A computed fold for a 90-nucleotide RNA from Robertmurraya korlensis NBRC 107688, annotated as c-di-GMP-I riboswitch aptamer. The model forms 95% of the base pairs in the Rfam consensus.
RNA sequence: AACAUUAUAGGGCAAACUUUCUUAAAAGAAAGGACGCAAAACUAAAGGGGCUAACGUCUUAAGGGUAGACUAUGCCAGCCAGUUGCACCA
Numbered sequence: 001a002a003c004a005u006u007a008u009a010g011g012g013c014a015a016a017c018u019u020u021c022u023u024a025a026a027a028g029a030a031a032g033g034a035c036g037c038a039a040a041a042c043u044a045a046a047g048g049g050g051c052u053a054a055c056g057u058c059u060u061a062a063g064g065g066u067a068g069a070c071u072a073u074g075c076c077a078g079c080c081a082g083u084u085g086c087a088c089c090a
Base pairs, nucleotide, nucleotide: 006087012037013036017032018031019030020029021028022027035078041083042082043081047080048079049076050075051074056070057069058068059067
């Protein structure tokens, strides 16, 4: 000096839930709130995996309506993963 690991110090983030807003939905934003997290920081066609199904396509029956199936260009990184990073007793 670098890497792994983990005390200490400064601290950081913020699950569920509640309220309001956005949205077709998944989900997201703000406030409150803390279950937890050494990366709960960043990265979503361009690593894997998961959620939703508006538009679109198909089915029943010629049409309308309803219902069902498929599908991401939508969403999730606090699912795994990739990248980066604070402190440094032992």